This is a predicted structure of a 500-nucleotide part of an RNA (small-subunit ribosomal RNA, 5' domain) from an uncultured bacterium.
[in-house]
Context: one part of a larger RNA
RNA sequence: AUUAACGCUGGCGGCGUGCCUAAUGCAUGCAAGUCGAACGUGGCGCCUUCGGGCGUUAACGUGGCGGACGGGUGAGGAACACGUGGGGAACCUGCCCAUUGGUGGGGGGUAGCCCGCGGAAACGCGGGGUAAUUCCGCAUACGCUGGCCGGGGGAUAGCCCGGGUCAGGAAAGGGUCUUCGGACUCGCCGAUGGAGGGGCCUGCGUCCGAUUAGCUUGUUGGUGGGGUAACGGCUUACCAAGGCGAUGAUCGGUAGCUGGUCUGAGAGGACGGCCAGCCACAGGGGAACUGAGACACGGUCCCCACUCCUACGGGAGGCAGCAGCAAGGAGUUUUCCGCAAUGGGCGAAAGCCUGACGGAGCAACGCCGCGUGGGGGAUGACGCCCUUCGGGGUGUAAACCCCUUUUCUUGGGGACGAAGCAGUGACGGUACCCGAGGAAGAAGGCCCGGCUAACUACGUGCCAGCAGCCGCGGUAAUGCGUAGGGGCCGAGCGUUGUCC
Repeated sequence: AUUAACGCUGGCGGCGUGCCUAAUGCAUGCAAGUCGAACGUGGCGCCUUCGGGCGUUAACGUGGCGGACGGGUGAGGAACACGUGGGGAACCUGCCCAUUGGUGGGGGGUAGCCCGCGGAAACGCGGGGUAAUUCCGCAUACGCUGGCCGGGGGAUAGCCCGGGUCAGGAAAGGGUCUUCGGACUCGCCGAUGGAGGGGCCUGCGUCCGAUUAGCUUGUUGGUGGGGUAACGGCUUACCAAGGCGAUGAUCGGUAGCUGGUCUGAGAGGACGGCCAGCCACAGGGGAACUGAGACACGGUCCCCACUCCUACGGGAGGCAGCAGCAAGGAGUUUUCCGCAAUGGGCGAAAGCCUGACGGAGCAACGCCGCGUGGGGGAUGACGCCCUUCGGGGUGUAAACCCCUUUUCUUGGGGACGAAGCAGUGACGGUACCCGAGGAAGAAGGCCCGGCUAACUACGUGCCAGCAGCCGCGGUAAUGCGUAGGGGCCGAGCGUUGUCC
């Protein structure tokens, strides 16, 4: 010094921290939705020429955006994983910002729904019919992409600037108002740039073992093909036979890395909990799909292990999210409140969602602060201890007198945090303020042989026991046990573990 634990003890507050072990298994609830100003149906109300229309709602479905963030964990990994400095003539980027050019005209289906059917369920099948900002052609193309031609820069190239020609590639509508012309607004498509984010390459740094000395066949390089947003043995066929290694390859062990933290005069050593950045993982293993982004914790598929349901045919599941349970363990909390604030998703907005977050609860687990009273009071009570029996100690300590009220109890008032005129506060009737009451409710732990601060008596008799080291105890033990006294800390004190 500590994410601590154990023993004894325990009044209050503030701020922090709280499964280090089994990345063991999990009951239950919640943790990612939202948009009706994209679309169809349904419900309700009104109207109806009985075809339907209007308003409202948001149960179902389509569609869009989000579910790649946020939250958890540290298993794996000794690696461009991380840290730091560079590189790209080898790259991507939804939403956002700026600039610029467009938004013309058509078509086909499908869920929901209706009818029928299968199944215990999960779920599925057939027929009919329907909408869109869903899907698909067509037109157009300032930029853009590709081929060809030619110019300049540059480092030969997929780089930069500018030109010609041919070819290719887009789009979606909704809302409000309307003088019915349109206006405004949110969108949609092409292009360029930006911001922020990300992929890739690379110099250097990054634990132990040589009782691990040789390792390697996509291996090292080339050519052609493929693949990617992009370079590349990334992949494949062929060709060559290379590549790495005592400056430690390979193998084995251990480990998330860092900012930092602890210690130390420093150099150094050890560590990486909370917070922040990066990485990796989501029962074990593998794979791709969708998408701007994933090879995706609360998505899909397959295998395995496990648990559950079943009508035995077949199905369902994944807390290393927040709580909580079991187990393991010396050991680690509430199945709490709220979206009021901050932030995030969706939405034009109102708003909805948000176990992120803001708070409260539990635990002396840590740090800090406060209190458990203050003054007076005897040559000095009682009790207890010691005694040379004279006395000494506890000791102004108590009693007693005076005072105060931090804290406590109670009565009253009562916030800031709310931004933006108003409204809006979980915390919370909390903090804080005023009054009343009454010393009232609040002290222990360890030690006293030397190191090391603090000594006597009795008991015990190498016993019982103590002990960090040296060592104590065998009949006067300051070392064991008890008592009186003393010392050190103090809501703590000791012990144990670990690091310097």
The prediction has a mean pLDDT of 87. Its Rfam family is "Bacterial small subunit ribosomal RNA".